The part of an RNA shown here (large-subunit ribosomal RNA, domain I) has 547 nucleotides and comes from Candidatus Desulfobulbus rimicarensis.
Its mean pLDDT, the model's own confidence on a scale to 100, is 85.
Its Rfam family is "Bacterial large subunit ribosomal RNA".
The organism belongs to Desulfobulbus, within Bacteria.
Context: one part of a larger RNA
RNA sequence: GGCUGACGGCGGAUGCCUUGGCACCAGGAGGCGAUGAAGGACGUGGAAAGCUGCGAUAAGCUUCGGUAAGCUGCUAACAGGCUAUGACCCGGAGAUUUCCGAAUGGGGAAACCCAAUAGAGUUCAUACUCUAUUAUCAUGCGAUAAAUUCAUAGUUGCAUGAGGCGAACGGGGGGAAGUGAAACAUCUCAGUACCCCCAGGAAUAGAAAUCAAUUGAGAUUCCGUAAGUAGCGGCGAGCGAACGCGGAAGAGCCCAAACCUGUGAGCUUGCUUGCAGGGGUUGUAGGACCCCGAUGUGGGAUUGAUGAUGGAUAGCGGAACGGUAUGGAAAGGCCGAUCAUAGAGGGUGAUAAUCCCGUACGCGAAAUCCUGAUUCACCCUAGGGUGUUCCUGAGUACCACGAGACACGUGAAACCUUGUGGGAAUCUGGGAGGACCAUCUUCCAAGGCUAAAUACUACCUGGUGACCGAUAGUGAACUAGUACCGUGAGGGAAAGGUGAAAAGAACCCCGGGAGGGGAGUGAAAUAGAAACUGAAACCGUCAGCUU
Repeated sequence: GGCUGACGGCGGAUGCCUUGGCACCAGGAGGCGAUGAAGGACGUGGAAAGCUGCGAUAAGCUUCGGUAAGCUGCUAACAGGCUAUGACCCGGAGAUUUCCGAAUGGGGAAACCCAAUAGAGUUCAUACUCUAUUAUCAUGCGAUAAAUUCAUAGUUGCAUGAGGCGAACGGGGGGAAGUGAAACAUCUCAGUACCCCCAGGAAUAGAAAUCAAUUGAGAUUCCGUAAGUAGCGGCGAGCGAACGCGGAAGAGCCCAAACCUGUGAGCUUGCUUGCAGGGGUUGUAGGACCCCGAUGUGGGAUUGAUGAUGGAUAGCGGAACGGUAUGGAAAGGCCGAUCAUAGAGGGUGAUAAUCCCGUACGCGAAAUCCUGAUUCACCCUAGGGUGUUCCUGAGUACCACGAGACACGUGAAACCUUGUGGGAAUCUGGGAGGACCAUCUUCCAAGGCUAAAUACUACCUGGUGACCGAUAGUGAACUAGUACCGUGAGGGAAAGGUGAAAAGAACCCCGGGAGGGGAGUGAAAUAGAAACUGAAACCGUCAGCUU
């Protein structure tokens, strides 16, 4: 020096555990904000660094309920206090709420600086302090008023609204590339990612100028199917319907116009045009005009009032067990009982239906909120006939060219949208049925509204898991988006476990201390705070063998 064994050190694997995560389900809620948000800065405690709470009334103030004997957050001890005249805690409603931040009196290098107007305090008076107001834009209504006579622009006052933040879902405006095509250009990825605008609790869409096919259906949305079909496609890669059928849900309405009434304006004085009310809303055409008939029926998604009922935000009641041996400890063993609309779960010194919290079941609100029955008001609502005088959405339909969008890449390419140009008809009218024409069928564009079925989950409550168990699961079980890094955008950790209970080791000894040896606690101290278990690598001590 090597090997082996024993005993240690170091180390922190493994096992066990879980305060934290992950995923999904159900319900709620689906917004907050100029009454100043989200998010922060700075303060605030007897002493107070951090977190939490709060705001100069500052770990809090008032009040109404609940509960209850203790309380003064994490956080022990000390000091000083509070509390059955009900503290602390929980819930409802209020008050206060510095400064920054849309930030909004002006400025600004956020949390700072400087004002004006009115009022108040103080002062002999200034100074100083306090309170309130003072941003911009839009809309409405006024006032005033240029060049320029009227007018308008402008200026200005009042009222109302907006502004910013927020996870996904939604609608719209823009809009890639990596990729695939085994290269690549049409194509694909994909109208995806991303940017912008806007809205709601959902949004969009929506009551046929729709489909269908000679039978008919009857708004929209969503799901299943049709169907990877018909098609589209350098007919490559790929893209990919509809009709119909089965379900979820189910709801239909209002204007414009003709005509009538009232009332204006302009002027060429018989035309043009406006406002308000009535009327009216469709395709087997309907309505106006004219005639006949009905005063009740049914409905409501709107508005106002009423506010039953149920629910949310604290809570309350809630059955039934003892003994015995072992053990540090019984809930495990043995013996004998009980309850059960409760044998879900958790805790308790080992494994508890009957010890504790709970669970099944039942009950409960001074206050605020949600729900919204009922009733009243309010609103809407009929029918028939004759005539052909009037009306029935115009730079629209349609056409050409250029595009887009339709599963459909220009194709025979309809339908839909429209940048440019042209440009109808008026019910004897017009559109569609995949070029186009005829026949036939079907529908009525060029105005608007509309619940439900559908999508999502930042947030709250409850529940579940052949989900994780500290190198896992969130980046984060712990002072975590912290420490730290970066000029910045941004990047981004490590770090859990004594014990049932601190019973946290009085006292003595060695030592400057750290640390250790006794003693003591404890079931255990090789559980001693560097702490459960304590693997390996690595380092020692002793012994054996060997060189």